[in-house]
Context: one part of a larger RNA
RNA sequence: GGAUGAACGCUGGCGGCGUGCCUAAGACAUGCAAGUCGAACGGAGAACAUGUACUCGUAUAUGUUCUUAGUGGCGAACGGGUGAGUAACGCGUUGGUGACCUGCCCCGAAGAUAGGGAUAACAGUUCGAAAGAAUUGCUAAUACCUAAUGUGUUCAUCGAGAUUAGACGCUCGAUGAAGGAAUGGAUUUAUUCGCUUCGGGAGGGGCCUGCGUCCCAUCAGCUAGUUGGUAAGGUAAUGGCUUACCAAGGCGAUGACGGGUAGGGGACCUGAGAGGGUGGCCCCCCACAAUGGAACUGAAACACGGUCCAUACACCUACGGGUGGCAGCAGUCGGGAAUAUUGGUUAAUGGGCGAAAGCCUGAACCAGCAACGCCGCGUGCGCGAUGACGGCCUUCGGGUUGUAAAGCGCUUUUUGGAGGGAUGAGAAAGGACAGUACCUCCAGAAUAAGCCUCGGCCAACUACGUGCCAGCAGCCGCGGUAAAACGUAGGAGGCGAGCGUUAUC
Numbered sequence: 001g002g003a004u005g006a007a008c009g010c011u012g013g014c015g016g017c018g019u020g021c022c023u024a025a026g027a028c029a030u031g032c033a034a035g036u037c038g039a040a041c042g043g044a045g046a047a048c049a050u051g052u053a054c055u056c057g058u059a060u061a062u063g064u065u066c067u068u069a070g071u072g073g074c075g076a077a078c079g080g081g082u083g084a085g086u087a088a089c090g091c092g093u094u095g096g097u098g099a100c101c102u103g104c105c106c107c108g109a110a111g112a113u114a115g116g117g118a119u120a121a122c123a124g125u126u127c128g129a130a131a132g133a134a135u136u137g138c139u140a141a142u143a144c145c146u147a148a149u150g151u152g153u154u155c156a157u158c159g160a161g162a163u164u165a166g167a168c169g170c171u172c173g174a175u176g177a178a179g180g181a182a183u184g185g186a187u188u189u190a191u192u193c194g195c196u197u198c199g200g201g202a203g204g205g206g207c208c209u210g211c212g213u214c215c216c217a218u219c220a221g222c223u224a225g226u227u228g229g230u231a232a233g234g235u236a237a238u239g240g241c242u243u244a245c246c247a248a249g250g251c252g253a254u255g256a257c258g259g260g261u262a263g264g265g266g267a268c269c270u271g272a273g274a275g276g277g278u279g280g281c282c283c284c285c286c287a288c289a290a291u292g293g294a295a296c297u298g299a300a301a302c303a304c305g306g307u308c309c310a311u312a313c314a315c316c317u318a319c320g321g322g323u324g325g326c327a328g329c330a331g332u333c334g335g336g337a338a339u340a341u342u343g344g345u346u347a348a349u350g351g352g353c354g355a356a357a358g359c360c361u362g363a364a365c366c367a368g369c370a371a372c373g374c375c376g377c378g379u380g381c382g383c384g385a386u387g388a389c390g391g392c393c394u395u396c397g398g399g400u401u402g403u404a405a406a407g408c409g410c411u412u413u414u415u416g417g418a419g420g421g422a423u424g425a426g427a428a429a430g431g432a433c434a435g436u437a438c439c440u441c442c443a444g445a446a447u448a449a450g451c452c453u454c455g456g457c458c459a460a461c462u463a464c465g466u467g468c469c470a471g472c473a474g475c476c477g478c479g480g481u482a483a484a485a486c487g488u489a490g491g492a493g494g495c496g497a498g499c500g501u502u503a504u505c
Stems, first nucleotide, its partner, number of pairs: 002505003006502005013377006019370002021335001026333003030330003035074003040071002043068011081288003090213004095208003100205003105201007113147004122137006153178009184193003214260003221251003226248008263285004267278004290311005313324004341367001343366003349363001350361004380410004390401004415443006424433001450495005455476003461490005471478002
């Protein structure tokens, strides 16, 4: 000199674009952040229409529309947060999978027959303070179950073949066995959305692998499922992944093992580069969800706003027992030098559900706060010398502040007021932002300058006060009675809505 997620001191006009708990992965009041489908299903409620009965009040049946607790489907594994753990195939990069999976989506092929038993809701009964639970009876389905159907698929046996480092696994064929469905919903009867099996694709994922990936040797030896084999189990799949048996191996100064520290990368800062430092915002990957453990469901989880167990903490309680998890968005306390609103809208983009209308969406888009950063603009412009007054200095002549002010003329970026007023919404309508940006008119220099420094490095000097005191200081060093180094004043220099200081690279 450059840089920062900065902080502190003094100061502070506006706009655009960004950024904003680096500390306690501390604890959390309150609200919201994941729902949706009545075109899967039976009910319940409301309104209307029609018919019947009628004591003219209603009751009942059917139909239409609307609402919905429950069964069922899809979603909830995405999106959002954080960086505690992790020195690891975690990440980055190169390959492999002849060892694998894949809901929704796209393309293609073939199908959907006949039946059955329940259950929630609902109506009762019971227990409980509550959370909730038990029991009796009734009912439906695209919920569940049984049988049939086998284009193909899987498995077993056999045969043939191709490619390979290597074939039980690939291709073709034969025989045998196994395993499937909801003729469901809507309907204008045209169709469409679904269901089952299989082949292919796309996108996504699992696993393996070469290489790279911080410090300490004041860590030198480490290891018993340890290393390998056989067999079995398990998995979508390979594998000591697990188990039984057998062998005695395996790793290590090219740093094993141990300890410390740390999420990794794209990137960012600096530097001519080599290199050094960093990993905040944004993007990709990983890990985590009070702490520890476990599985269930599912195409996918060992699951932030799911379940179970244990622990700590907190809350409710009728003392028997229950409830909770902001490292989602706001917000609170605490910690700290320090970091924002308990805001608006689903208008756009994207996501979930739905045939659709649409609903949900603290994702997102906006607004609010903060000079926290970068960039831009302004705080006027021209003329104006008896060089006014005042201040400061003085050799008392004057010098300087200084064209600076006053004064005269001009302009209106900004500011204030008034009027108009978007793009973003690619056929009509539909805009949170927003009466915002922007445009026009009016007013009036009006609303707007500070901070640091002046001994050398380093640009800018005098006076007074103080007297090794008070103080300054990045280094050298100043101050003990003439201090250009302390304090104040005048002047000057630098930068400027900022300027200095501190911290770090």
Small-subunit ribosomal RNA, 5' domain from a metagenome, 505 nucleotides, folded computationally. The prediction has a mean pLDDT of 85.